[in-house]
Context: one part of a larger RNA
This record gives sequence, C1' cells and structure tokens, in this order.
RNA sequence: CGUUAGAGCAUUGAGAGGAUUCCCCCCUAGUACGAGAGGACCGGGGGGAAUACACCGCUGGUGUACCAGUUAUUGUGCCAACAGUAAACGCUGGGUAGCUAUGUGUAGUGUGGAUAACUGCUGAAAGCAUCUAAGUAGGAAACCCACCUUAAGAUGAGUGCUCUCACCGCUAUAAGCGGAUAAGAUCACGGUAAGAACAACCGUUAGAUAGGCAUUAGGUGUACGCACAGAAAUGUGUUCAGCCAAGAUGUACUAAUAGAUCGA
Repeated sequence: CGUUAGAGCAUUGAGAGGAUUCCCCCCUAGUACGAGAGGACCGGGGGGAAUACACCGCUGGUGUACCAGUUAUUGUGCCAACAGUAAACGCUGGGUAGCUAUGUGUAGUGUGGAUAACUGCUGAAAGCAUCUAAGUAGGAAACCCACCUUAAGAUGAGUGCUCUCACCGCUAUAAGCGGAUAAGAUCACGGUAAGAACAACCGUUAGAUAGGCAUUAGGUGUACGCACAGAAAUGUGUUCAGCCAAGAUGUACUAAUAGAUCGA
C1' cells in the first nucleotide's frame, strides 16, 4: 500500500515445512518343519541405541567479585581491622538466579487409501494354455492421508462475533479537498521469563511495572569487638554467627508525571 466504511478478538485451511528410524531379549515353542544338526512364520510382552522437542524438581557444569581461606607487596600514622595490585577473578575451596547436558520428561501411533516388483481368480483373442485383452483379489520403511508446526499478499486477499457509525469548512452541492473526532491505535514513560535494532508481551497512580526497604528461601560457614585459656602461635565463648547478585512474598518510600499524534 492492498484486501472497498473504520476497528478489536476468534477462526477455516489452498499451500509449505517437520517427523517417519533401528537393535536386542522373553513368551508362543524347542512347537511347525527336519533323519539329525538346527529351527521358524503369525501374534503378544519387555528392554535399549541414536534422534527430536521441552524443562531445571534431582545429578552435575558455569556462575569475572556472592561468601570464606590464603601468599607477596603498597596504603589507611602505629596495633588490630580493612582497601588496592599480582594479565583484566593473584591463587584456592564453595556457590543463588539465569543459561545448560552428561540430568529429567515426552515422542515416532493406523486392521487407513491408492500402488511398485511380484503373487493370484475368472477368462477369451487362439475349442488348449494364459494374472489381461473386458472383469476382479492381494502386495513395500517409498507415495497420499492421518500426527506436529506454519499458513488468507490463497491479489482467488476467505469466515464468525463484537465495537464505532458523528461534526465543521471549501466546492460545480455530485464527486472531491481540508480540519476536528468515535471505536481503536501509535508515540511517550516504568519494564519483562521478550529482545542485536525493530518486533512481541506486561504495566502507567482506579498502580505492585522497576528500584528501594522489610521479611524470607538459598549461598558461604561461625564476623568485628570483648571476655577467658595459653609464654606464644592459637583456641573457646558471645554465635547455625556475620555478610550476601540476579529468587519469593509484602510494602506506594522513589520513578511510571505531564501529555502529543493518527484514526470512519
């Protein structure tokens, strides 16, 4: 821009993409078959491999400053306690959220349709024979449908429900042009399990959207100071302490103010 008034929501499915897998064991049954050796079809049950999708409760990984330990050195006047630097975490031990696999869950279903090679039935041409010429039955992981995703720019532009349906100016009073509106939408602003930008989604005081604060889950592992014990290093008590990022709940303290534009 179109879809022939303008919108919001929900849909149909022409078309497109994906998936389609394989192995082992048990039963049927040591049966049918076979002299024996061996050893089934059909049917039923169980386990697994790879792959795909989803998720983070479990097992783990990461988690660049969340916690602790620690070496050297510099600084805060000194002690103590801290902070900086050591290749961009100095090193080491752990680790929330998020992300994630090696972790967990799920999936590959059909006694469907039409067929290939092939196997047939009936059967002439050609008194026989012949699956074929008329007619007719089966038959594969391939094809179509079924399953999952997408899809009306499918210009062949589909369908349903709901909302708005009104005013001014110019004009040749018809068409048209301009303006201001309706339903609605966009910008703006606070953001997100959404994200390169854009988009999507949520919220904007009639509010828990983000930050802060409080409580808490969880992490680290028992802070500083003081007291006591010890010659001291150090230990014990106060103390499952102290500190803490992204988690949860609550709370208007701060900021979502004020507004602008489009649109029958």